The RNA shown here (transfer RNA) has 71 nucleotides and comes from a Candidatus Liptonbacteria bacterium. Rfam family: tRNA. The family's RNA type in Rfam is transfer RNA. The prediction has a mean pLDDT of 83.
């Protein structure tokens, strides 16, 4: 240079084009002489920029980012 995969809570994933879910991690009550484990809550996420839809994590495109093959 070509081709091709991935990008979501702090971390590790789910999500037929229709309320973004879970697990864990912070914090906060309970339990305990304290702590720890356990139980109950809260908070917090779609890589960016446009399209197409009545509606976009999702499909188009551009762009960045890291990984694979290939010359």
């Nucleotide at each position: 240079g070509g081709g091709g995969g991935u990008g979501u809570a702090g971390u590790g994933a789910a999500a037929u084009g229709g309320c973004a879910u879970c697990a864990u991690a912070a914090c906060u009550c309970u339990c305990u002489c304290c702590a720890a484990a356990a139980g109950a809550g809260u908070u917090g996420u779609u890589c960016u920029a446009g399209g197409u839809u009545c509606g976009a994590a999702u499909c188009c495109u551009g762009g960045c980012a890291c990984c694979c093959c290939u010359g």